[in-house]
Molecule: c-di-GMP-I riboswitch aptamer
Organism: Deltaproteobacteria bacterium IMCC39146
RNA sequence: CUCCGAUAAUAGCAAAGCUGGAGCAAUCCAGUGACGCAAAGCCACGGGUCCUACUGGGAUGGCCGGGUUGCCGAA
Numbered sequence: 001c002u003c004c005g006a007u008a009a010u011a012g013c014a015a016a017g018c019u020g021g022a023g024c025a026a027u028c029c030a031g032u033g034a035c036g037c038a039a040a041g042c043c044a045c046g047g048g049u050c051c052u053a054c055u056g057g058g059a060u061g062g063c064c065g066g067g068u069u070g071c072c073g074a075a
Stems, first nucleotide, its partner, number of pairs: 004073002012037002017032006035062001041068003045065003048060005
């Protein structure tokens, strides 16, 4: 350095629900709250799924794959 992921350690993120807000909607933002997560950090490139004011556009990264960056160091 790469692979790997422990009853290790230091941290981290935050499902559903509820409250407020944005949006036609999917959904998103903030607060609260934790189902879980070794990338549950980031990126819509491919597939899937969802929405739509549908020749178009949007959402989903915590659906799968891929790209990229990062903490630790047992086997």